Source information
Bacterial large signal recognition particle RNA from Phycisphaera mikurensis, 266 nucleotides, folded computationally. Lineage of the source: Bacteria > Planctomycetota > Phycisphaerae > Phycisphaeraceae > Phycisphaera. Its mean pLDDT, the model's own confidence on a scale to 100, is 76. Rfam family: Bacterial large signal recognition particle RNA. Rfam classes the family as a non-coding RNA gene. Rfam links the family to the GO terms signal recognition particle, plasma membrane targeting and SRP-dependent cotranslational protein targeting to membrane, signal sequence recognition.

[in-house]
RNA sequence: CCGUGCAGCCGGGACGCUGGAGGUGUCCUGAACCCGAAAUCCUCCAAAACGCGGGGGUGAUGCCGCGCCGAGGGCCCUCGACUCUGGGUCGGUGCUCGCCGCACUGGUGUUGACGGGCGGAUCCCGGGCAACGAGGGACUGCGAACCUGGUCAGGCCUUGACGGGAGCAGCCAUAAGCAGCCCCCCUCGGGUGCAUACGGGGCUUUCCGCCCCGAGCCAGGACAGCGAGGACUCCCACGGAAGUGGGCUCGACGCGCGGCGCACGG
Numbered sequence: 001c002c003g004u005g006c007a008g009c010c011g012g013g014a015c016g017c018u019g020g021a022g023g024u025g026u027c028c029u030g031a032a033c034c035c036g037a038a039a040u041c042c043u044c045c046a047a048a049a050c051g052c053g054g055g056g057g058u059g060a061u062g063c064c065g066c067g068c069c070g071a072g073g074g075c076c077c078u079c080g081a082c083u084c085u086g087g088g089u090c091g092g093u094g095c096u097c098g099c100c101g102c103a104c105u106g107g108u109g110u111u112g113a114c115g116g117g118c119g120g121a122u123c124c125c126g127g128g129c130a131a132c133g134a135g136g137g138a139c140u141g142c143g144a145a146c147c148u149g150g151u152c153a154g155g156c157c158u159u160g161a162c163g164g165g166a167g168c169a170g171c172c173a174u175a176a177g178c179a180g181c182c183c184c185c186c187u188c189g190g191g192u193g194c195a196u197a198c199g200g201g202g203c204u205u206u207c208c209g210c211c212c213c214g215a216g217c218c219a220g221g222a223c224a225g226c227g228a229g230g231a232c233u234c235c236c237a238c239g240g241a242a243g244u245g246g247g248c249u250c251g252a253c254g255c256g257c258g259g260c261g262c263a264c265g266g
Stems, first nucleotide, its partner, number of pairs: 001266006008058003011029005019045005033055004062260007072250006079243001082240002085237004091233003095229005101223001104220005115212007123201004128194003132189006139180004148173004156165003
C1' cells in the first nucleotide's frame, strides 16, 4: 500500500411524554440509505439507558472531542393593548318607569261639573206568582173463548105437571191493562221569567232616578324636581392574555483547533 472481516458511521437540537433514556408526536435547522410497527404506545435503564425488527451501504469532501457564533425552544422578573368576574356609586352621557308641580292642548260642564244625601238596579239568602218540563190523579175511549158481573134465545138437568136449577153464544157493563186528553187537581224540578211583584242582608265598584250645593272635572303633555331600574363610560380588587423590555439556560446550521482504530492474509 491492497484485500476480507469486526468495531464505528449513514443527521442534529428544543419542547412534550416518562421515575428516567431513546423513538413515534409538535417545532427549529437544512438535505441526510430502504422497509415495518408504535399514545390509555413501542424499545429500554439503575450511573445506566441516546430506540426495536428486517434488509443495504461505507473510509477520510467522513467521524469524534473542545471553543466561537447563533436559527429556535424553555424558565423567571417588569410593563402590558384587550378581556372575564365581583364591587363602588362621588362623577359624566343617554334610555325606561313612577310620583309631585306646572305652561299648554283637547273634550265635557249653568240644558248644572266636582262633592254630599236618599232610593233603586247590579251581588247574596228566603218566599210568592207565572211559564215550561216530569210524574201521579181525575176525565174519555177501547178492553175477558172458559177460569168477571147482569140478562141469558136455543139447547141441557130436574119434576107427573105447574115450576125450579145450572148456564154456552149474543147483548150490556166492567177489572187488569192499553190509548187519548193534558181543560182541571196534587207533587217535584231548575243556567226560565217578573223592567220599581215581596221580605231580609250588603252597598266595594259600576249604572239609573230624585234632591241640595254652585264651577269645575277628565285625558294628553313640553319643562323642572325627586325616586327606582338597567346600558355605556369612570374608579377599585382577584384573575386571563396577544405583545414590549431584561436576565438565566439548552442549543441546530456554520467557522476554528486537535484526534481517528482492531484482527487476519497478500